[in-house]
RNA sequence: CCAGUUGGUCGGGCAACCGCUGCAGCGCAAGCUGGAGAGGAAAGUCCGGACUCCACGGAAAAACGGUGCCGGGUAAUGCCCGGCGGGGGCGACCCUAGGGAAAGUGCCACAGAAAGCAAACCGCCAUGCGUAGCAUGGUAAGGGUGAAAGGGUGCGGUAAGAGCGCACCGCAGGGCCAGUAAUGGUGUUGGCAAGGUAAACCCCACCGGGAGCAAAACCAAAUAGGGAUGACGCGGUCGCAAGACCGGCCUGUUUCCAAGCUAGUCAUCCGGGUAGGUUGCAUGAGACAUUUGGUAACAAAUGUCCUAGAUGAAUGGUUGCCGCGUAUAGCUUUGCUAUGCCUUACAAAAUCCGGCUUAUAGACCAACUGGCUUU
RNA sequence: CGGGGUGUAGCGCAGCCUGGUAGCGCAUCUGUCUGGGGGACAGAGGGUCGUCAGUUCAAAUCUGGCCACUCCGACCA
Numbered sequence: 001c002c003a004g005u006u007g008g009u010c011g012g013g014c015a016a017c018c019g020c021u022g023c024a025g026c027g028c029a030a031g032c033u034g035g036a037g038a039g040g041a042a043a044g045u046c047c048g049g050a051c052u053c054c055a056c057g058g059a060a061a062a063a064c065g066g067u068g069c070c071g072g073g074u075a076a077u078g079c080c081c082g083g084c085g086g087g088g089g090c091g092a093c094c095c096u097a098g099g100g101a102a103a104g105u106g107c108c109a110c111a112g113a114a115a116g117c118a119a120a121c122c123g124c125c126a127u128g129c130g131u132a133g134c135a136u137g138g139u140a141a142g143g144g145u146g147a148a149a150g151g152g153u154g155c156g157g158u159a160a161g162a163g164c165g166c167a168c169c170g171c172a173g174g175g176c177c178a179g180u181a182a183u184g185g186u187g188u189u190g191g192c193a194a195g196g197u198a199a200a201c202c203c204c205a206c207c208g209g210g211a212g213c214a215a216a217a218c219c220a221a222a223u224a225g226g227g228a229u230g231a232c233g234c235g236g237u238c239g240c241a242a243g244a245c246c247g248g249c250c251u252g253u254u255u256c257c258a259a260g261c262u263a264g265u266c267a268u269c270c271g272g273g274u275a276g277g278u279u280g281c282a283u284g285a286g287a288c289a290u291u292u293g294g295u296a297a298c299a300a301a302u303g304u305c306c307u308a309g310a311u312g313a314a315u316g317g318u319u320g321c322c323g324c325g326u327a328u329a330g331c332u333u334u335g336c337u338a339u340g341c342c343u344u345a346c347a348a349a350a351u352c353c354g355g356c357u358u359a360u361a362g363a364c365c366a367a368c369u370g371g372c373u374u375u
Numbered sequence: 376c377g378g379g380g381u382g383u384a385g386c387g388c389a390g391c392c393u394g395g396u397a398g399c400g401c402a403u404c405u406g407u408c409u410g411g412g413g414g415a416c417a418g419a420g421g422g423u424c425g426u427c428a429g430u431u432c433a434a435a436u437c438u439g440g441c442c443a444c445u446c447c448g449a450c451c452a
Stems, first nucleotide, its partner, number of pairs: 001371010012322007020037002023034004039346001043357002046355005051212004064208005069083005084098001085096004099203002104201002106197003121143002123139007151169006170192001171190003175186004216279004226270007234247005286305008323343001325341007376448007385401004395432001403419006425441005
């Protein structure tokens, strides 16, 4: 210098003016003053929680759904960190739903003789016969098919072959060593069984009660309706009278019929509850800095700070200067000056928080890898 | 806020559950019948199976992420 890997940061700054939404102060009010006002993803709503209500005997069940190497972190997680195994890359590094296939069931198309209790199509070998061949038997070394053909390579051995024997590699069982563990290493035994598929059913272990801020709580208008009390009025009974007591319906029915009723009005109070309003709702698993522990995720201590809260939904616009980028021209050419353009990408809170995923113009920082050149 | 469905040829759909050949109808093109059109018959072409990954020998089909369209529920004394 070129190419690349990983992690992280920013994603315009300052000022003036005009607007918008909360908050505080002043004011009778109109209004004035001060101060605050989107994101790294506010998004998708994919996980996990806080919070609220409902349910709760059996129930730490069944069913259903999810998760799945080991250890740690966390309020919790399917998230994060570290490690192991497998795969890819020259490398930095990246990917990995990674328990169980000797509990059982299913599937493995086409091709191929044979696809899971193995199997003889060609070939090889032996024997027999009626001998260019056929029959019977042996053989998984060779050929061919397939994604996959029941350990691989070599030597011996054999009629030909074969873990039949041996060496190395792989595999399985148990032992020892290292490690918290996953796992790794080592030597020993066995001559090889037990193909693949569980993001097929299934088995094992662990996790999960349901709904969601339109949750939920409080205040509460008009109108209509409900209940209680009282007054007046009506009907009935009793009474000489004053007055007292009772009643406002009820039963049955598709209908008819029968019994029976047909007089309410006003006032006050109470409760439910709609519109509407308030709370929930902004001090929190908070942020920043330093120190300590830890490889890290993270945790602890100390100090400082308060940082949007709308409800058809505010957070915007204009101008100037600076800065970044880019184009052109000129010059005293590792650059400088002038002018023009762009002044931006993805995108905007809606109860809150921790993650994941996805989108994102451009700029910057750190560590590391490979190659070339020079010394 | 919560839940479901769909995406396959120009159009409308099947196939997916239980993985192995992508198919049906209309439309398009060619030929024949007809003097011509229409119509009938015969034949042919046309597919990133929405997209990106993964599992598997093998994916339209199974699993996950994303995109687009669409439907429903939650309030009402």